[in-house]
Context: one part of a larger RNA
RNA sequence: UUGGGCAUAAAGGGCGUCUAGGCGGGGGACUAAGUUAGGUGUGAAAGCCCGGGGCUCAACCUCGGAAGUGCUUUGGAUACUGCUUGGCUUGAGUACGUCAGAGGAAAGCGGAAUUCCUGGUGUAGCGGUGAAAUGCGUAGAUAUCAGGAGGAACACCGGUGGCGAAAGCGGCUUUCUGGGACGUUACUGACGCUGAGGCUCGAAAGCGUGGGGAGCGAACGGGAUUAGAUACCCCGGUAGUCCACGCCGUAAACUUUGUGCACUAGGUGUGGGAGGCGUCGACCCCUUCCGUGCCGAAGCUAACGCAUUAAGUGCACCGCCUGGGGAGUACGGCCGCAAGGCUAAAACUC
Numbered sequence: 001u002u003g004g005g006c007a008u009a010a011a012g013g014g015c016g017u018c019u020a021g022g023c024g025g026g027g028g029a030c031u032a033a034g035u036u037a038g039g040u041g042u043g044a045a046a047g048c049c050c051g052g053g054g055c056u057c058a059a060c061c062u063c064g065g066a067a068g069u070g071c072u073u074u075g076g077a078u079a080c081u082g083c084u085u086g087g088c089u090u091g092a093g094u095a096c097g098u099c100a101g102a103g104g105a106a107a108g109c110g111g112a113a114u115u116c117c118u119g120g121u122g123u124a125g126c127g128g129u130g131a132a133a134u135g136c137g138u139a140g141a142u143a144u145c146a147g148g149a150g151g152a153a154c155a156c157c158g159g160u161g162g163c164g165a166a167a168g169c170g171g172c173u174u175u176c177u178g179g180g181a182c183g184u185u186a187c188u189g190a191c192g193c194u195g196a197g198g199c200u201c202g203a204a205a206g207c208g209u210g211g212g213g214a215g216c217g218a219a220c221g222g223g224a225u226u227a228g229a230u231a232c233c234c235c236g237g238u239a240g241u242c243c244a245c246g247c248c249g250u251a252a253a254c255u256u257u258g259u260g261c262a263c264u265a266g267g268u269g270u271g272g273g274a275g276g277c278g279u280c281g282a283c284c285c286c287u288u289c290c291g292u293g294c295c296g297a298a299g300c301u302a303a304c305g306c307a308u309u310a311a312g313u314g315c316a317c318c319g320c321c322u323g324g325g326g327a328g329u330a331c332g333g334c335c336g337c338a339a340g341g342c343u344a345a346a347a348c349u350c
Stems, first nucleotide, its partner, number of pairs: 003322004008303001012318001014201001016199002021194003025088001028085002031082001033081002035077002038074002041071002049065006091191001092188004096183004103177007110154001115149007125136002162169002206247006215241002220236004258317006266295011299306002323350003332343004
């Protein structure tokens, strides 16, 4: 391995894209590969099963028959699947018209605040804490006013709000650019779904080269606390945090819930669109599509809970699990500059 499972017990790949493969809408024709009624050959003997016989019975032996999932060949059938062919429009896509958005990239600009510098006013404290001290300050600090420098982040709006495949995205303007929703007809005509490998993207930290460095701040120094205090608190502070290019490829990468399609009560809020009603007024109300929350029926669930955004009912495809420790380790291989990553055991033990 059959099987049973994967929100929380072990288990959904971090996300996407695509190859092979698997699966695939309505109707017609053809074929007969899969499928399948029947026949043929084979399916050794023994054994099993049925019937008869021989040892006084039985075991055992013996004779006959049947069976033998299968394979070969022939052959009829054509519902389903496949192949071929022509055709359909509901799946999918394209065009057209509207619309929302922190979706992405680059360039430029802005104000508040912190820090630093210069100058003015001004004098003895400031700062910090549970309380203090280290620290800063008469070489003039803190406070306050004016000017300047520089870096990083964008208060209010802001929202269980929006956008994105995920990671993620928030000041303003411009340029380039991706995706989506709705509406209406028109067009293509199954062009679809999934996706082992492959490839792209992938927070933070970390690495390489060069820049930058305000604030914050691993390490580190000092002050406290304490029995000690390699911490929590305080004063400092280097890498880093920022930018460009190149690596790394991990995470509680979580909705701990793979993707797609269909079906199965509702109620209520909110974002985007369309339509209707309407002093035709951006409101309210009604209908509908897409998104995002909450509450709940049936059903499911070990329970908690989930419940049209399913953990319900089904189908397709992928990934994964199979007692705890040893161990996400060793060894080997592949990748990486390194740190390390990916793949992944066993002995032993409970």